[in-house]
Context: one part of a larger RNA
RNA sequence: GAUGAACGCUAGCGGCAGGCCUAACACAUGCAAGUCGAGGGGCAGCGGGGGUAGCAAUACCUGCCGGCGACCGGCGCACGGGUGAGUAACGCGUAUGUAAUCUGCCUUAUACAGAGGAAUAACCCAAAGAAAUUCGGACUAAUACCUCAUGAUAACCGUUUCCGGCAUCGGAGACGAUUUAAAGGAGCAAUCCGGUAUAAGAUGGGCAUGCGUAUCAUUAGCUAGUUGGAGAGGUAACGGCUCCCCAAGGCCACGAUGAUUAGGGGUUCUGAGAGGAUAAUCCCCCACACCGGGACUGAGACACGGCCCGGACUCCUACGGGAGGCAGCAGUGAGGAAUAUUGGUCAAUGGUCGAAAGACUGAACCAGCCAUGCCGCGUGCAGGAAACAGCCCUACGGGUUUUAAACUGCUUUUAUAAUAGAACAAUAAGGUGUACGCGUACACCGAUGAGAGUAUAUUGUGAAUAAGCAUCGGCUAACUCCGUGCCAGCAGCCGCGGUAAUACGGAGGAUGCAAGCGUUAUCC
Numbered sequence: 001g002a003u004g005a006a007c008g009c010u011a012g013c014g015g016c017a018g019g020c021c022u023a024a025c026a027c028a029u030g031c032a033a034g035u036c037g038a039g040g041g042g043c044a045g046c047g048g049g050g051g052u053a054g055c056a057a058u059a060c061c062u063g064c065c066g067g068c069g070a071c072c073g074g075c076g077c078a079c080g081g082g083u084g085a086g087u088a089a090c091g092c093g094u095a096u097g098u099a100a101u102c103u104g105c106c107u108u109a110u111a112c113a114g115a116g117g118a119a120u121a122a123c124c125c126a127a128a129g130a131a132a133u134u135c136g137g138a139c140u141a142a143u144a145c146c147u148c149a150u151g152a153u154a155a156c157c158g159u160u161u162c163c164g165g166c167a168u169c170g171g172a173g174a175c176g177a178u179u180u181a182a183a184g185g186a187g188c189a190a191u192c193c194g195g196u197a198u199a200a201g202a203u204g205g206g207c208a209u210g211c212g213u214a215u216c217a218u219u220a221g222c223u224a225g226u227u228g229g230a231g232a233g234g235u236a237a238c239g240g241c242u243c244c245c246c247a248a249g250g251c252c253a254c255g256a257u258g259a260u261u262a263g264g265g266g267u268u269c270u271g272a273g274a275g276g277a278u279a280a281u282c283c284c285c286c287a288c289a290c291c292g293g294g295a296c297u298g299a300g301a302c303a304c305g306g307c308c309c310g311g312a313c314u315c316c317u318a319c320g321g322g323a324g325g326c327a328g329c330a331g332u333g334a335g336g337a338a339u340a341u342u343g344g345u346c347a348a349u350g351g352u353c354g355a356a357a358g359a360c361u362g363a364a365c366c367a368g369c370c371a372u373g374c375c376g377c378g379u380g381c382a383g384g385a386a387a388c389a390g391c392c393c394u395a396c397g398g399g400u401u402u403u404a405a406a407c408u409g410c411u412u413u414u415a416u417a418a419u420a421g422a423a424c425a426a427u428a429a430g431g432u433g434u435a436c437g438c439g440u441a442c443a444c445c446g447a448u449g450a451g452a453g454u455a456u457a458u459u460g461u462g463a464a465u466a467a468g469c470a471u472c473g474g475c476u477a478a479c480u481c482c483g484u485g486c487c488a489g490c491a492g493c494c495g496c497g498g499u500a501a502u503a504c505g506g507a508g509g510a511u512g513c514a515a516g517c518g519u520u521a522u523c524c
Base pairs, nucleotide, nucleotide: 001523002522003521005520006519007518008517009516012377013376014375015374016373017372018370019369020335025333026332027331029330030329031328034075035074036073039072040071042068043067046066047065048064049062050061051060052059053058082288083287084286091213092212093211094210095209096208097207098206101205102204106201107200108199109198110197111196112195114148115147116146117145124137125136127134128133154179155178157176158175159174160173161172162171163170164169184193185192186191214260215259216258221251222250223249226248227247228246229245231243232242233241263285264284265283266282268277269276270275290311291310292309293308294307313324314323315322316321341367343366344365345364349363350361351360352359353358380410381409382408383407385403390401392399393398415461416460417459418458419457420456424451430445431444432443433442434441435440436439468513469512470511471510472509473494474493475492479508480507481506482505483504489496490495
């Protein structure tokens, strides 16, 4: 000098940041991922309309309309958010390669969408169970599923021509054969939103490689899919990735193997620099999601709020059997020197779904708590006596506190009261106009504010509401008296205290910082 700090004493305000470093310990409760009715069958509930009965209240019927629980289907749930347990590794950083590779949504381009079929959930009926849930029968739809057709610049096979390279090889073209596709919806319509195939782009990954990446040799040998080869399987893809066979290799004092510790980087702190330390907040990458293992679905996961199996723990049970996973946001217990609210809103930014309106969003934006830090402001300003009281010192003359106060004048940041009161909002639906290739672009108008009656402004009142902490032997700015008497005590180092202690305790005074000041811990 610095800190995600803690502790002691003290404390007026604001702005901006930060806030479980310990038990990756266990978790009550609520919320954190849904959305689409313009894919579908439908109609439980809500609102409306209509009908029947009734004088009426009302009852019943009706998907007819707005809509919509559950269901089938699509997209999303692999993002966003958390944590740092593991990992000394191509994990990360940096630079390359991929002629060994994938990429939903998005963009561009070309072509296409013909014909048919069988089911199934919901609903209904029935059954088992304490429950979780499950089973049977019958009916039905689709942008769900299947078959056929058409089809190439796709895939695969064969023949052939040309070009190129970086070893395996890569690219372009011609001919022939085989295989493989689709879905509709809205609208009066125009048209729009979708569908299928292919090529290219963009974005995001996968894989491989050079170099760098902690300590210990009181760890010296390690290795059997081990090292390589031919083949096969598997993968989006190369590869012992896996398997059969063959060979006997591979790594190592330039530190293998083992052990310990640790997420890595941008950064941050310090330092003149070199360097040393660091890895909180924010950003990038990685890993993990009660512990261990596994795959399914999917463009993408071996998936935090999905599934299956094993384990520990907790809970329910009718004892037969079931349910759960806060290292999401709050919150609780425990641990600890120590770390916050079971708050508000989707107004903005962004995300998912949707044609849109919109819905969801503990992402995010805000508010609450905490002097935890940094920065800023204030606690008044000017005048005022060779003056007083008190405390203190004294050589008893006086000195000091001391212009300090009182008193006079002034100001009003702040405080308090009243009044006014934001920016953050851009636009959407829709409307008007202009342009043209006529459904797109542009211009103008046009709802919506959680924070918040907040920030801020103006006016009134009145010095009014606001100072402490540590130190004073030297290092080191600041000195005397009293008490104590190697006691009580102090102390970072040197050291102080045994009767005149500037070093202990108190007082007066002084010095340094200041809404903080000291101490402790850690780093340079």
Predicted 3D model of a 524-nucleotide part of an RNA (small-subunit ribosomal RNA, 5' domain) from an uncultured bacterium. Its mean pLDDT, the model's own confidence on a scale to 100, is 85.